About this RNA:
The RNA shown here (SAM riboswitch aptamer (S box leader)) has 102 nucleotides and comes from Domibacillus iocasae. Taxonomically the source falls in Domibacillus (Bacteria, Bacillati, Bacillota, Caryophanales). The prediction has a mean pLDDT of 82.
[in-house]
RNA sequence: AUCUUAUCAAGAGCAGGUGGAGGGACAAGCCCGAUGAUACCCGGCAACCGACCUAUUUUAGGCACGGUGCUAAUUCUUGCAGCGGCAGCUGAGAGAUAAGAA
Numbered sequence: 001a002u003c004u005u006a007u008c009a010a011g012a013g014c015a016g017g018u019g020g021a022g023g024g025a026c027a028a029g030c031c032c033g034a035u036g037a038u039a040c041c042c043g044g045c046a047a048c049c050g051a052c053c054u055a056u057u058u059u060a061g062g063c064a065c066g067g068u069g070c071u072a073a074u075u076c077u078u079g080c081a082g083c084g085g086c087a088g089c090u091g092a093g094a095g096a097u098a099a100g101a102a
Base pairs, nucleotide, nucleotide: 002101003100004099005098006097007096008095013042016041017040018039022032023031024030026079027078028077029076043071044070045069048067049066050065052062053061054060055059075094080091081090082089083088
């Protein structure tokens, strides 16, 4: 890097630390950012996989010990198709994450 399945409307520091310029996948838009963003550490959230516990045990619930993940805006919106007079709605695609496969 590819394929399969599941999820993506909730949640998580407005006096934590480091550090200093871009960042929000891509394009357009619209935003965030020297009142310090993105990133890293710490803290936190969640509970996909494993461990453990319970039960009515091929499943459900719990826990948060291990492996991940996440922590502005619905996955920030749209990007293709259908419906609609508009607003908009639905689905797909793309992307992200987890578990698995070759």
Source information:
Of the family's consensus pairs, 94% are formed in the model.